[in-house]
Context: one part of a larger RNA
């Protein structure tokens, strides 16, 4: 390499749009590129195979034929692919009319909590722990009341809820901005699926400039605890956490499960729409889309999975090929760094 895999043994890119490619609906015409007979010519000889001959036989040696799976060229078939063409309407898009949400993005506003300022009542203690000490506080703390200021999250509601491509997304209102989903009108006519390479996106930490800076807290100090504590406990704290604009490009970025399509027993909850129907006061019942359990066929090493498949098939990507050295090393690129991407050997069991 071919196979075989890729939830959990090694394997699904973090996630999306979409470039080449590659695959692609259902009936007609065209044409004959692939695709299939039929010939014609090439495809040296030796060699290989097989038959026959000939040296006693073998080895050899001759001879005939196969084979050379290829290549051109003519000549036909036309189911299939494929080209070209006029038309369908079941993929797909768009419009109608409805609806749903913690979907983004601005911008105002709220009220508990928390810190600290002033005053005000009050005295001797507070704090904190297993127990303690640092620490605070008679220069009036802690508590308690007002009143003002600051940043920062947003109790209850709330839920195997919901919304989004993922990462994420919750306190309320308004703006703008994007999408999903019903029914149905209508419109295009296959405009589609997937997608190397490529461009956005991309939690947290960390970075750069300039602002904030209440709370919390890597590093730091100090008490403690032990045998010792560069820790777990406790007092303290700076980066940081927030914002703006710029950069990193990683996570157990997970459902550890790539993305369309299409089939294939049910059962039960629940979120959004839609219809029949009723006892119109809830309710039934049928249906499209999400989200959960449970469970047949079938898979599966088992564990489990089961119309949200890991079941049956197609279609593209992307990955994997014993441990370890290694996600290193070196070159490349890519960044201000930190790193991050690509990626190996020796060597060893």
């Nucleotide at each position: 390499u071919u196979g075989g895999g890729u939830u959990u043994a090694a394997a699904g890119g973090g996630u999306g749009c979409g470039u080449a490619g590659g695959c692609g609906g259902a009936a007609g015409a065209u044409u004959a590129a692939g695709u299939c007979g039929g010939u014609g010519g090439u495809g040296a000889a030796a060699u290989u195979u097989u038959g026959c001959a000939g040296c006693u036989u073998a080895a050899c040696u001759g001879u005939a034929a196969c084979a050379g799976u290829g290549c051109c060229g003519u000549u036909g078939a036309u189911a299939c692919u494929g080209u070209u063409u006029g038309g369908c309407u079941a993929g797909g898009a768009u419009u109608u009319g409805g609806u749903u949400g913690u979907a983004g993005u601005g911008u105002g506003c709220g009220g508990a909590a928390u810190g600290u300022g002033u005053g005000g009542u009050g005295u001797a203690g507070c704090g904190g722990u297993g127990a303690a000490a640092u620490g605070c506080u008679u220069a009036g703390a802690u508590a308690u009341c007002a009143c003002a200021c600051a940043g920062a999250a947003c109790a209850c509601c709330g839920a195997u809820u919901g919304c989004g491509a993922a990462g994420g997304c919750a306190g309320c209102a308004c703006a703008c901005u994007a999408a999903g989903u019903c029914a149905u009108u209508a419109u295009u006519g296959a405009c589609g699926c997937u997608g190397a390479g490529g461009c956005a996106c991309g939690a947290a930490a960390g970075u750069g400039u300039g602002g904030g800076g209440a709370u919390c807290a890597a590093a730091c100090a100090g008490g403690a605890u032990u045998a010792g504590a560069u820790a777990c406990c406790c007092u303290g704290g700076u980066a940081g956490u927030c914002c703006a604009c710029a950069c990193u490009g990683u996570a157990a970025a997970c459902g550890a499960u790539g993305a369309a399509u299409a089939c294939u027993a049910g059962g039960u909850g629940u979120a959004g729409g839609g219809g029949u129907u009723g006892u119109c006061a809830u309710g039934a019942c049928c249906u499209c889309u999400g989200u959960g359990c449970c469970g047949c066929c079938g898979c599966u090493a088992a564990c489990g999975c089961a119309u949200u498949a890991a079941g049956u098939a197609u279609u593209c990507c992307g990955c994997c090929u014993g441990g370890g050295g290694a996600g290193u090393a070196c070159g490349g690129u890519c960044g201000c760094a930190a790193g991050a991407u690509u990626a190996a050997a020796a060597c060893u069991c």